Small-subunit ribosomal RNA from an uncultured bacterium, 1491 nucleotides, folded computationally. The RNAcentral record of the sequence draws on ENA and SILVA. The coordinates come from a structure-prediction model, not an experiment, and the mean pLDDT is 84. Its Rfam family is "Bacterial small subunit ribosomal RNA".
RNA sequence: AGAGUUUGAUCAUGGCUCAGAACGAACGCUGGCGGCAGGCUUAACACAUGCAAGUCGAACGCUGAAGCCCUGGUGCUUGCACCGGGGUGGAUGAGUGGCGAACGGGUGAGUAACACGUGAGUAACCUGCCCCCGACUUCGGGAUAAGCCCGGGAAACUGGGUCUAAUACCGGAUAUGACGACCGAAGGCAUCUUUGGUUGUGGAAAGUUUUUUCGGUUGGGGAUGGGCUCGCGGCCUAUCAGUUUGUUGGUGAGGUAAUGGCUCACCAAGACGACGACGGGUAGCCGGCCUGAGAGGGCGACCGGCCACACUGGGACUGAGACACGGCCCAGACUCCUACGGGAGGCAGCAGUGGGGAAUAUUGCACAAUGGGGGAAACCCUGAUGCAGCGACGCAGCGUGCGGGAUGACGGCCUUCGGGUUGUAAACCGCUUUCAGCAGGGAAGAAGCCCCUUGGGGUGACGGUACCUGCAGAAGAAGUACCGGCUAACUACGUGCCAGCAGCCGCGGUAAUACGUAGGGUACAAGCGUUGUCCGGAAUUAUUGGGCGUAAAGAGCUCGUAGGUGGUUGGUCACGUCUGCUGUGGAAACGCAACGCUUAACGUUGCGCGUGCAGUGGGUACGGGCUGACUAGAGUGCAGUAGGGGAGUCUGGAAUUCCUGGUGUAGCGGUGAAAUGCGCAGAUAUCAGGAGGAACACCGGUGGCGAAGGCGGGACUCUGGGCUGUAACUGACACUGAGGAGCGAAAGCAUGGGGAGCGAACAGGAUUAGAUACCCUGGUAGUCCAUGCCGUAAACGUUGGGCACUAGGUGUGGGGGACAUUCCACGUUCUCCGCGCCGUAGCUAACGCAUUAAGUGCCCCGCCUGGGGAGUACGGUCGCAAGGCUAAAACUCAAAGGAAUUGACGGGGGCCCGCACAAGCGGCGGAGCAUGCGGAUUAAUUCGAUGCAACGCGAAGAACCUUACCAAGGCUUGACAUACACCAGACCGGGCUGGAAACAGUCCUUCCCCUUUGGGGUUGGUGUACAGGUGGUGCAUGGUUGUCGUCAGCUCGUGUCGUGAGAUGUUGGGUUAAGUCCCGCAACGAGCGCAACCCUCGUUCUAUGUUGCCAGCACGUGAUGGUGGGAACUCAUAGGAGACUGCCGGGGUCAACUCGGAGGAAGGUGGGGAUGACGUCAAAUCAUCAUGCCCUUUAUGUCUUGGGCUUCACGCAUGCUACAAUGGCUGGUACAGAGAGAUGCGAGACCGUGAGGUUUUAGCGAAUCCCUUAAAGCCAGUCUCAGUUCGGAUCGUAGUCUGCAAUUCGACUCCGUGAAGUCGGAAUCGCUAGUAAUCGUGCAUCAGAAUGGCACGGUGAAUACGUUCCCGGGCCUUGUACACACCGCCCGUCACACCAUGGGAGUGGACUGCACCAGAAGUGGUUAGCCUAACGCAAGAGGGCGAUCACCACGGUGUGGUUCAUGACUGGGGUGAAGUCGUAACAAGGUAACC
Repeated sequence: AGAGUUUGAUCAUGGCUCAGAACGAACGCUGGCGGCAGGCUUAACACAUGCAAGUCGAACGCUGAAGCCCUGGUGCUUGCACCGGGGUGGAUGAGUGGCGAACGGGUGAGUAACACGUGAGUAACCUGCCCCCGACUUCGGGAUAAGCCCGGGAAACUGGGUCUAAUACCGGAUAUGACGACCGAAGGCAUCUUUGGUUGUGGAAAGUUUUUUCGGUUGGGGAUGGGCUCGCGGCCUAUCAGUUUGUUGGUGAGGUAAUGGCUCACCAAGACGACGACGGGUAGCCGGCCUGAGAGGGCGACCGGCCACACUGGGACUGAGACACGGCCCAGACUCCUACGGGAGGCAGCAGUGGGGAAUAUUGCACAAUGGGGGAAACCCUGAUGCAGCGACGCAGCGUGCGGGAUGACGGCCUUCGGGUUGUAAACCGCUUUCAGCAGGGAAGAAGCCCCUUGGGGUGACGGUACCUGCAGAAGAAGUACCGGCUAACUACGUGCCAGCAGCCGCGGUAAUACGUAGGGUACAAGCGUUGUCCGGAAUUAUUGGGCGUAAAGAGCUCGUAGGUGGUUGGUCACGUCUGCUGUGGAAACGCAACGCUUAACGUUGCGCGUGCAGUGGGUACGGGCUGACUAGAGUGCAGUAGGGGAGUCUGGAAUUCCUGGUGUAGCGGUGAAAUGCGCAGAUAUCAGGAGGAACACCGGUGGCGAAGGCGGGACUCUGGGCUGUAACUGACACUGAGGAGCGAAAGCAUGGGGAGCGAACAGGAUUAGAUACCCUGGUAGUCCAUGCCGUAAACGUUGGGCACUAGGUGUGGGGGACAUUCCACGUUCUCCGCGCCGUAGCUAACGCAUUAAGUGCCCCGCCUGGGGAGUACGGUCGCAAGGCUAAAACUCAAAGGAAUUGACGGGGGCCCGCACAAGCGGCGGAGCAUGCGGAUUAAUUCGAUGCAACGCGAAGAACCUUACCAAGGCUUGACAUACACCAGACCGGGCUGGAAACAGUCCUUCCCCUUUGGGGUUGGUGUACAGGUGGUGCAUGGUUGUCGUCAGCUCGUGUCGUGAGAUGUUGGGUUAAGUCCCGCAACGAGCGCAACCCUCGUUCUAUGUUGCCAGCACGUGAUGGUGGGAACUCAUAGGAGACUGCCGGGGUCAACUCGGAGGAAGGUGGGGAUGACGUCAAAUCAUCAUGCCCUUUAUGUCUUGGGCUUCACGCAUGCUACAAUGGCUGGUACAGAGAGAUGCGAGACCGUGAGGUUUUAGCGAAUCCCUUAAAGCCAGUCUCAGUUCGGAUCGUAGUCUGCAAUUCGACUCCGUGAAGUCGGAAUCGCUAGUAAUCGUGCAUCAGAAUGGCACGGUGAAUACGUUCCCGGGCCUUGUACACACCGCCCGUCACACCAUGGGAGUGGACUGCACCAGAAGUGGUUAGCCUAACGCAAGAGGGCGAUCACCACGGUGUGGUUCAUGACUGGGGUGAAGUCGUAACAAGGUAACC
């Protein structure tokens, strides 16, 4: 310090998540040691048992033990034991009395408060014990508890009688002081304080001890501890906006230690509140703790300070101090005892129990230390405290060994089978012994206090602990989480969208580094992970330190209150502000340093820190207060000026509609096309007249005015504001503006008018699958006016207002000045105010903004903080209503959103191309047949191919074989390969039996070869490794192929531009078949494609001349290059030439190129072929082949026979043959090219009607022989328009050929038979020239079997105006919510499941307001009744009881408020791989969208 996650990618916005630290923690796995610290966060729930506050005999009266002394008696042994009496002694027990019990300890329920913190005040107060100082400590009195006696009661407890003491109680004396009055003095801070004198009033005391002491009273001071008051500070909520009657103040009184409405009487009507009163919720506060760079944020365990509480509520008593945790009284709930009449209790003390809970310890030891209470002291008490126990809860420390040790052992895991890794790790060798264990020794903490007293002795819970020494032995001591990215660390197996993981993104659907296990690795380590909480990262609430044109965010606009901010210049104050000093800011903590425990944690000491508050001295620039002055801000006046600014009244013409009349006749109207509608009762059209309402053409303009909404015929009246000029007046009067007020389009509401046109709703007609729409015909509210509401809009410049500053250019509206003009106008120029456009710097995520800022600054206001839920619910408020304003939460998602980029797409646009359309020719679709496919069937009908780009495709050829399928029968190291081990010697060949064959059995023949004699080769058998698979996965793959498409595209380097994705180049203007070329250009070049180079055809030349050729010369034949010969020609083979827009002319940017022409065999890539860029389709193929993984192994392998792939209601595709006269048939006759041939082509002859055959067979491995007669054509003849002399399907019979075999299931021939079909619906295909069409020929496969495929030549057309449209493609541009990219995305209802939430007749709690009833204990008042030792001669004073009044807790009744839970039913919302209906939005989304 950052990282992951929205996208195809990018930038920015924005949320979510992670890495860090911490904890009074809990849970999971694991666990060696000691040290230090901490340990009920939940039920302030209930508590058994024990302990936690007593002490003093030196205050008092009783009691009177042990011991000691004297004495008597008994048992009896000189002496011991026991009993009794007296004295001494003083333990013990209860009581009176004193002090303490108000501390210490616990808890955090309540409390939003002077409770706390901090700083002041108290001249408004108190303070036991303690310290200092002064004065005193006198004289008396009457009771009472305990005790004794008599009672009551179960108990707790209690009554009566009778004694008695005190440091208990009471009276008197004296008294500095207190209080009152009077007269002064000094001081201060207003009330006042202090003090001197005189006088009056009522007030003290206690004793104890042998002594010393210790006490008691009073006064003053101190110290300590408190009470009260005030300034400031610290939670949430306005969906709590008004609260308050002792309330606010005064006077008087009461009360208190003391001020005070603290209380009461009277008087006044105040007091608090937007600087948040009142109410609601939550909460003990602080020092501090955690985090953070800090500012902040969170927390308030332990330790320390304060407060509050003590079962719940109320109350007082005592006391210095309490309204009292281990005191009292009352009420309530609960628990316990009971003899039922009554009683007792309060662990939020320490332990402990139950309960609650994820969760938190021992019914321990000791007062040795520290501290506290009592006491003169000894001493006693002390669950405070000191220690120990339990638990890794935390912090810090130590250990689990160290060194050597390679053949890198075994085992594990992986493997490319070579090895790698675990790993110096182990074993093994040497060494050490911390800790734990055993044994021995053994503290400090003890200063002090006590006892005897030169001096000595005693006192330790922890603890036989810490620590020290010795002994033995590597011995007793390692786990947890993670390993896809973030984030360090990877492989194998299992699993197969299952099981599971997950903090976020996300993994898992058969090759998972993400699940589970293992090996290995990484991190930390006696711990490691998980969960929870908090801070950080998060600048994601932004003071430090954010934003608001489009991402969330400027209020619709203006006026204006409070508030905030504020021009120039003097004086003054010193509030802010700056600075010095003083006090305080407790200790602990924190930081630094030093020191002490072996170190650290921990502790001790010192300094700092404590950013604060208060006081005081100084300064006065700035802000502020007060007081003057000024005029530049602002306003007023005066002189002009433009304008749809506003309100009211009046008025005008055009047009629509309606009414009346005339003319006039059959249609009008409306649409994409129609229909509804109107019209012969006379429409539409047209003329004239009239009525009525609404709106104002042209001018008219990114022109004007207004704050915004908004404003448009004309005239008049009233009226607001602006601008210009001037500089007379005021003198900061200003800006903004929370609340508040006013204005505020359209629609809507109310009342009353008005109503021509338009027109929600509604009706009808169309469209449509539907059409509650779009289109059409009608049409009501409404639109208009008046008055009153409503108060919202995409009320938008999506841009709050004001002031100032910061380049320009240009246009336009309204003023003014100057120049020029004799003057005017026009013109030129300067200037002020508006409205626009372009643009620099700058800003911005980009788009863009840019003197009219979104730039640079200041002031003020409003608003935002992920998306959805939701601008919704509830509450409040406004409204007649509709609704408006204000405004959440639960729940849910990991995104939602902005700008720009590249693509793709569009029922967007522009340009261009293609047999794409058009123009033509011929087909398919109808028939029959052939072939393929689907479907059906079947034991099987093997498999694959499925829009174009499957379907005469794989298959260049299924009778067996092929063959993969089915049935049946066999084999299991196998039909086939390699290797090893062992055995045998043959293998081959021939025959017989069974069988459908495979196979099984058997017979005959052969008795293996080489050799270095070890063995090797070969064949067969047995066994083991393994073979085999047309089994699966083309979505694991290679290779190959199709397709877009022979379309013109696809990219790169460097440079430049952009934050970036990217752009530029490749776009633009021309041109081309072409990203072909030219020109231009921040681009310059290059690559893969295009073209060319290759093959072939077309012309020609050269060379060669057989098997080809034959002009000339010969020979020969019935005829033929048949022969000699020739090398001219054709042809063959090989090599050259030729064509390049080269030449001319027109066009053109005098570029590319294009048009025309010449020459030429060929002319603008001459025709054809081969050649297929980057890529797309998870396109096709695991069945050509190869191959990973999976599956199978007496079978999914292999062999055999037979069957099937050839089925057949039907559908489709591709073909063949036809439907005839441009024809059929018969006869005659002419002309090719290319190719094949040895298990082959096969002449000739003969036979057969023919397919073909025969025997003999010629020739030919082929420019020689053969296939081989080419056919259409041409010349004749016949048929004469018909289901025919067309057409040939189908069927019958007889045959031929191939082959082991022709039945399922071949081809062909002869004879006979003679279906359908008379040119084919919607729709659709091919073709632009030697092409279509038509005619035949050959070849591959092949034993045989083409209408298919491939190739060859013969004859040989028509048409193209053109690019509007259909299809496909290319380039540019535009929109986009698409990017698995329109076969995209996506909305709403309905149905189903689940979740949270609103309403809801109500129901049940909690808290609380008001009114009333009631009123315990207690306090205060009153008192006529009753009681009464101290004083008093008495009366009486004083006290008490009872009664009563006031206040008041619990309780009760009624009625409100707030809140929680629940509720039949109901509303919407959210979520949920494959439900229904439609198609709303995104492209012009098919009616632009939206408010």